[in-house]
């Protein structure tokens, strides 16, 4: 850099000891100890792994499915990715523009994965 994916789902116990949820702004969390870090448990199914199907003339390839009772790598366990920034659609007030409110879709950003 590229491609998936995100209203689902899962927390005790120890240490530190003041901030922390990327950034803004908003709402949250937090001395009844967040947040980090240990150990230990879960959940998840993106790799991998195993099992059957397609596809071959057969192996392979590549693919679709099922499997976590599969002792793998990773990841993850407050809030929809908390929520909103950027854009279109639609409705509402306002005589109308800006501009503002709601609701939805899309992209951006981020994060995890795998190349």
């Nucleotide at each position: 850099c590229u491609c998936a994916u995100g209203a689902c789902g899962a927390g005790u116990g120890g240490u530190c000891g003041a901030g922390g949820g990327a950034c803004u702004g908003g709402c949250c969390c937090g001395a009844u100890g967040a947040c980090a870090c240990c150990a230990c448990g879960g959940c998840a199914a993106c790799c991998g792994g195993u099992u059957g199907g397609a596809u071959u003339c057969a192996g392979g390839u590549u693919u679709c499915a099922a499997u976590g009772a599969c002792a793998g790598g990773u990841g993850c366990c407050a809030a929809u990715u908390c929520c909103a920034g950027c854009u279109c659609a639609a409705g509402c007030a306002c005589c109308a523009u800006u501009g503002g409110c709601u609701u939805g879709g899309g992209a951006a950003a981020a994060a995890u994965g795998a190349g």

The RNA shown here (SAM riboswitch aptamer (S box leader)) has 115 nucleotides and comes from a soil metagenome. The coordinates come from a structure-prediction model, not an experiment, and the mean pLDDT is 82.